[in-house]
Context: one part of a larger RNA
RNA sequence: AUUGAACGCUGGCGGCAGCCCUUAUACAUGCAAGUCGAACGAGAAAGUUUCUUCGGAAGCGAGUAAAGUGGCGGACGGGUGAGUAACGCGUAGGAAUCUACCUUUCAGUGGGGGAUAGCUCGAGGAAACUCGAAUUAAUACCGCAUACACCCUUAGGGGGAAAGGGGGCCUCUCCUUGGAAGCUCUCGCUGUUAGAUGAGCCUGCGUGAGAUUAGUUUGUUGGUAAGGUAAUGGCUUACCAAGACUACGAUCUCUAGCUGGUCUGAGAGGACGAUCAGCCACACUGGGACUGAGACACGGCCCAGACUCCUACGGGAGGCAGCAGUAGGGAAUAUUGGACAAUGGGGGAAACCCUGAUCCAGGCAUGCCGCGUGUGUGAAGAAGGCCUUAGGGUUGUAAAGCACUUUAAGUGAGGAAGAAAAGAUUUAAGUUAAUAUCUUAAAUCCCUGACAUUACUCACAGAAUAAGGACCGGCUAACUCCGUGCCAGCAGCCGCGGUAAUACGGAGGGUCCAAGCGUUAAUC
Numbered sequence: 001a002u003u004g005a006a007c008g009c010u011g012g013c014g015g016c017a018g019c020c021c022u023u024a025u026a027c028a029u030g031c032a033a034g035u036c037g038a039a040c041g042a043g044a045a046a047g048u049u050u051c052u053u054c055g056g057a058a059g060c061g062a063g064u065a066a067a068g069u070g071g072c073g074g075a076c077g078g079g080u081g082a083g084u085a086a087c088g089c090g091u092a093g094g095a096a097u098c099u100a101c102c103u104u105u106c107a108g109u110g111g112g113g114g115a116u117a118g119c120u121c122g123a124g125g126a127a128a129c130u131c132g133a134a135u136u137a138a139u140a141c142c143g144c145a146u147a148c149a150c151c152c153u154u155a156g157g158g159g160g161a162a163a164g165g166g167g168g169c170c171u172c173u174c175c176u177u178g179g180a181a182g183c184u185c186u187c188g189c190u191g192u193u194a195g196a197u198g199a200g201c202c203u204g205c206g207u208g209a210g211a212u213u214a215g216u217u218u219g220u221u222g223g224u225a226a227g228g229u230a231a232u233g234g235c236u237u238a239c240c241a242a243g244a245c246u247a248c249g250a251u252c253u254c255u256a257g258c259u260g261g262u263c264u265g266a267g268a269g270g271a272c273g274a275u276c277a278g279c280c281a282c283a284c285u286g287g288g289a290c291u292g293a294g295a296c297a298c299g300g301c302c303c304a305g306a307c308u309c310c311u312a313c314g315g316g317a318g319g320c321a322g323c324a325g326u327a328g329g330g331a332a333u334a335u336u337g338g339a340c341a342a343u344g345g346g347g348g349a350a351a352c353c354c355u356g357a358u359c360c361a362g363g364c365a366u367g368c369c370g371c372g373u374g375u376g377u378g379a380a381g382a383a384g385g386c387c388u389u390a391g392g393g394u395u396g397u398a399a400a401g402c403a404c405u406u407u408a409a410g411u412g413a414g415g416a417a418g419a420a421a422a423g424a425u426u427u428a429a430g431u432u433a434a435u436a437u438c439u440u441a442a443a444u445c446c447c448u449g450a451c452a453u454u455a456c457u458c459a460c461a462g463a464a465u466a467a468g469g470a471c472c473g474g475c476u477a478a479c480u481c482c483g484u485g486c487c488a489g490c491a492g493c494c495g496c497g498g499u500a501a502u503a504c505g506g507a508g509g510g511u512c513c514a515a516g517c518g519u520u521a522a523u524c
Stems, first nucleotide, its partner, number of pairs: 001523003005520005012371006018364002020329001025327003029324003034072003039069002047060005079282003088207007097199002102195002106191004110144001112142002120133005150159003164187006173180003208254003215245003220242008257279004261272004284305005307318004335361001337360003343357001344355004374404004384395004408465001410460005418451001423445008468513005473494003479508005489496002
């Protein structure tokens, strides 16, 4: 000088930041990932209105809620640092790769089929849930055609796609008030080109300690062939060879997430890796794959294990190292808060929905910074305290008194910015047969704030509501008296205390910091 600090005493306000460093211990409860009806079939109820043969029926509620098929997203965002001394990370390069959504190029989007969930009926089970029958749709699934850009090829040939939805209109065709299989716009779908983004892989160099660890290795090192992968490769397998690493420290053991950076220091260095940002790894412990563009997947699946819970004993359910919160551990670390208003993300054409990401609020002097606790005047140098050589000195302009001010806190009133979008209307341009529609731009209108009793401003009243902590032998700024008598005690080092203690305890006085001051721990 510094700290994610803790402890003791004390404590007025605000701004900005930080807040389980220990048990990667166990978790009650709530929330943290959904969304789309413009992909699809189906579809309640409460309530209410009318009618009624008083049993009920019809309409609204409502194509709403809840559920299912399907699509996209749950691989992002958020947490933690257990493991890892490694191409894990940092830096500089490389070739044998993939990439949903997005932008871009070219072309296509024709014609068919069989199922299945849901619903209904039946059965089993305590439950979780499961089974059977019948029936149904799709942008779910499967063939056929076409493709020559794509893949394979013996260069002859062979293989290989698609899905529709929504809005508007009558110019052309067909039926003719109007509509369609017609036209048009748009969102999609399929193949393909280039890009962007993201990811996988390889390499040089760098990245702890120990030799009281000296030899290590058999898919091991290399080759050939095959398999596998998006892709190279002993990645895997068969065969062949006997190599490969090592004193420039292999192997083994211990420790550890790495970096930008942080602290310190004149620097070189040393120590550290909280918050913020990048990368990696993990998700009760161990293993495994499925789906998918992407996972071997924190709030998905399967198996094994430990633990907890339910059970009708047959069987089932669970995973906070997400946000709060609880127990435990500990010197020690916060609210079971508000809102999606902004930023960002997912879904959707959009409206919108979801979002413990985020933005805010609450707690804590944990840190840094700012402000205040009054200002001026005031000598009878008051009283009281302390000291005294008893004259006086000191506390001390300090107080009182007098004259002022009102920051902050308090009360009242006013009051921004964070809000731009979206929506409606009109106009213009583009598309078009079209003045529909749709898209874009402009103008006008309307409306959206958790924070929030916001920031800020003004008014009111009154010095009113606001100072402590450590130290005073030397180092080291600051001295006297009383008590005690090697006792009680102090102490960072030297050391003080045994009857005059500036070193113990108290008092007066003083010194240094100040909403803090000291102590302890730790680093330079």
Small-subunit ribosomal RNA, 5' domain from an uncultured marine bacterium, 524 nucleotides, folded computationally. The full RNA is in RNAcentral, with records from Greengenes. Model confidence (mean pLDDT): 86 of 100. Its Rfam family is "Bacterial small subunit ribosomal RNA".